[in-house]
RNA sequence: UAUCCCCCCGUGGAAGAGAUCGGCUUUUCAUGUUGGCCGGCGCCGAAGGAGCAACCGCCUCCGGAAACUCUCAGGCAAAAGGACCGCGGGGGAUUG
Numbered sequence: 001u002a003u004c005c006c007c008c009c010g011u012g013g014a015a016g017a018g019a020u021c022g023g024c025u026u027u028u029c030a031u032g033u034u035g036g037c038c039g040g041c042g043c044c045g046a047a048g049g050a051g052c053a054a055c056c057g058c059c060u061c062c063g064g065a066a067a068c069u070c071u072c073a074g075g076c077a078a079a080a081g082g083a084c085c086g087c088g089g090g091g092g093a094u095u096g
Stems, first nucleotide, its partner, number of pairs: 001096001005092009018041001020040006042076003048072001049070003055064003
């Protein structure tokens, strides 16, 4: 002191699936609408989590390991969230 790699912050993009049924409640003079809670059935996978595996490591043991699988959790109008990708900034590690 770069590149690559790892972490953090900011920012832009970011899919899928019932704004379903019933009950209670909220707002209202009342009904309806809106919001919330509980229960039921039907669905989704890209927070998180778990499982197996190609593969990797000291490949005996053991460990790591997906966007695959499972749906525990989460989600199924909007909002929020969102793996992942791009850009900017900061830090770390390694190396010439």